[in-house]
Predicted 3D model of a 676-nucleotide part of an RNA (large-subunit ribosomal RNA, domain II) from a bacterium.

Context: one part of a larger RNA
RNA sequence: GCCAGCGAGUUACUCGUCCCAUGCAGGUUAAGGUGUUCAGCACCGGAGCCAGAGCGAAAGCGAGUCUGAAUAGGGCGCAGGUAUGGGGCGGUAGACGCGAACCCAGGUGAUCUACCCAUGGUCAGGUUGAAGGUUCUGUAAAAGGAACUGGAGGACCGAACCAGGACACGUUGAAAAGUGUUUGGAUGAACUGUGGGUAGGGGUGAAAGGCUAAUCAAACCUGGAGAUAGCUCGUACUCCCCGAAAUAGCUUUAGGGCUAGCCUCGGGUGAUGACUGACGGAGGUAGAGCACUGGCAGAACUAGGGCCCUCACCAGGGUACCAAACUCUGAUAAACUCCGAAUGCCGUUAUGUUUAACCCGGGAGUCAGGUCGCGUGAGAUAAGUUUCGCGGCCGAGAGGGAAAGAACCCAGACCGACAGCUAAGGCCCCUAAGUGUGGCUUAAGUGACAAAGGAUGUGUCGUUGCUCAGACAACCAGGAGGUUAGCUUAGAAGCAGCUAUCCUUUAAAGAGUGCGUAAUAGCUCACUGGUCGAGCGAUGUCGCGCCGAUAAUUUCCGGGACUCAAGGCCACCGCCGACGCUCCGGGAUCCGCAAGGAUCGGUAGGGGAGCAUUCCGUUAACCGGUGAAGGUGGGAAGCGAUUCCUGCUGGAGGAGACGGAAAAGAUCAUGCUGGC
Numbered sequence: 001g002c003c004a005g006c007g008a009g010u011u012a013c014u015c016g017u018c019c020c021a022u023g024c025a026g027g028u029u030a031a032g033g034u035g036u037u038c039a040g041c042a043c044c045g046g047a048g049c050c051a052g053a054g055c056g057a058a059a060g061c062g063a064g065u066c067u068g069a070a071u072a073g074g075g076c077g078c079a080g081g082u083a084u085g086g087g088g089c090g091g092u093a094g095a096c097g098c099g100a101a102c103c104c105a106g107g108u109g110a111u112c113u114a115c116c117c118a119u120g121g122u123c124a125g126g127u128u129g130a131a132g133g134u135u136c137u138g139u140a141a142a143a144g145g146a147a148c149u150g151g152a153g154g155a156c157c158g159a160a161c162c163a164g165g166a167c168a169c170g171u172u173g174a175a176a177a178g179u180g181u182u183u184g185g186a187u188g189a190a191c192u193g194u195g196g197g198u199a200g201g202g203g204u205g206a207a208a209g210g211c212u213a214a215u216c217a218a219a220c221c222u223g224g225a226g227a228u229a230g231c232u233c234g235u236a237c238u239c240c241c242c243g244a245a246a247u248a249g250c251u252u253u254a255g256g257g258c259u260a261g262c263c264u265c266g267g268g269u270g271a272u273g274a275c276u277g278a279c280g281g282a283g284g285u286a287g288a289g290c291a292c293u294g295g296c297a298g299a300a301c302u303a304g305g306g307c308c309c310u311c312a313c314c315a316g317g318g319u320a321c322c323a324a325a326c327u328c329u330g331a332u333a334a335a336c337u338c339c340g341a342a343u344g345c346c347g348u349u350a351u352g353u354u355u356a357a358c359c360c361g362g363g364a365g366u367c368a369g370g371u372c373g374c375g376u377g378a379g380a381u382a383a384g385u386u387u388c389g390c391g392g393c394c395g396a397g398a399g400g401g402a403a404a405g406a407a408c409c410c411a412g413a414c415c416g417a418c419a420g421c422u423a424a425g426g427c428c429c430c431u432a433a434g435u436g437u438g439g440c441u442u443a444a445g446u447g448a449c450a451a452a453g454g455a456u457g458u459g460u461c462g463u464u465g466c467u468c469a470g471a472c473a474a475c476c477a478g479g480a481g482g483u484u485a486g487c488u489u490a491g492a493a494g495c496a497g498c499u500a501u502c503c504u505u506u507a508a509a510g511a512g513u514g515c516g517u518a519a520u521a522g523c524u525c526a527c528u529g530g531u532c533g534a535g536c537g538a539u540g541u542c543g544c545g546c547c548g549a550u551a552a553u554u555u556c557c558g559g560g561a562c563u564c565a566a567g568g569c570c571a572c573c574g575c576c577g578a579c580g581c582u583c584c585g586g587g588a589u590c591c592g593c594a595a596g597g598a599u600c601g602g603u604a605g606g607g608g609a610g611c612a613u614u615c616c617g618u619u620a621a622c623c624g625g626u627g628a629a630g631g632u633g634g635g636a637a638g639c640g641a642u643u644c645c646u647g648c649u650g651g652a653g654g655a656g657a658c659g660g661a662a663a664a665g666a667u668c669a670u671g672c673u674g675g676c
Stems, first nucleotide, its partner, number of pairs: 001676006011093003015090010026050003032044005054061002064076004096234002099231001103224006114198009123188001125157003128153001132149006161185003165182005200216001202212003237610006247260005261366002263363007273354003276350006287339001288337002293333002296330004302323001304322002306319004369394007377386002399410003414586003419582003425576003428560003434573001436572006447562001453547002457544003461540006474531005480504003485499003510525001514523002587600005611665001613662006622654002630649008
């Protein structure tokens, strides 16, 4: 892992409440007793319980009573039986099942390990050479010195032994801690044998919360014990009807509850519901506005202030400074409003359309929501972000489209069909349907991601200038004189800079457009003539395109491929396309006398009807060795759970009908046990 078997809402309580059924109208017996065909049943038993009157704290009063001065008002009453059986839900019990880490009690452990006590054992070999001693030397005597001797040490090197620092291997190992190489200690606080001691909030600890039998921030075993688990997981046959919520308030509450909201079932009321139209209302949002309250910009006017001048004081003058109020202009606000919608909301009404609505009671589930569009806040006018409001969808929704894709677009699946029509979206091939029609556009493979900004891309429509008295471009020629203008400067001559920018000759020529020189020079332009001969410039609007454009697989058309398109825009015709709609056949639910009509996606959840299993009653009747149950093939019936018939196998029991009772249905709990 697979298969088989086992595996989870049970039982008790006369405890509560509601529904159904039955008996009685007041109901009913409990213990106990008697009888009996004896776990049963019949009868006796009225103790007790519920009901029969309530109200008040009570005295008390009583269909009333309490409050109160009240003969007022208000509160609670005048109001719905009981017993038994069955069912739903609740309560108390382990209370649907499995699951802690824990806490406590009583015991068992120091054969592992920590420390201690007693008594034993072990440490190859080599090295170093302390104190002391002897002799000599030395001293006044000492001290001191030398040689020899001596053999100390948590001394040195290094086996056994002990340890475990480094690396590799091993990591379903050879091993639940090892192997290899290397390394540390190796006469010591050394290592080790045997016997003994200390015990669980206790021991022991050269101290790591270490060790205390592969277990330690409190061992192990048994018990309290089915501890508790607002948590996780699991919770078993079928069909039919309806069908949610992820909100509010409160909560030591926030992933849990309670009440309400929303769902369902029963009973009741009987048009009260929804939509639309008409009419009547309340309102201060969007927008707008500046009349109020604020803040913003400019101007004018003008207090106050600053600065400057003047002034012995007093005063006075100026101001390209700051600036209140008033005035004008232009804007601005969620907490501004002289104004002010749409929608929504409330009410009345209708000959309209539709199918709810409300009240009482039983049962729930829901309290993490998500996304998209619109209106706001928070954030960064970020987020697949977050908080609200309105709506849709997913949740609990299948089908078609968007290549693929909970939510986007279309559309709500009772079943069947080799019928038809459409929606979104499509119609060259993959791929169902147009290589459809008319016209325009794009050259970028734009289409098939993107901005500010940039550009003789290109098309449409404008405004404006020049032009056969010759424009625009190109080519030929000229482009001069006063003058090197003045100033400045070392220089400044059109061309560093400042000022001015005149006059003349002219067809035309700037006190000079750019390059250039140290300054000149030189080249060039404006401007003019000629050649040429018909259009040439400037500017704007709109359409489509271009650049801007750098990311890691071929990955920004689904692909192929596409250019008078298979791209874009306008108009038009046709077709394809879904579980939508229609047609045909069938089923179920609800309404209806019928004819007939409507409805039938569905998680949590409510309600209804059934199938199967085991046992029991009626039960003595039925089937069975001429073959039961079970197994394994085949066929048939039923919407289904399932049932029936039959071949083979099997070898002894088994049904059917109507009722009853449950150890009553498994694929899943990292379920349990076994087999493979």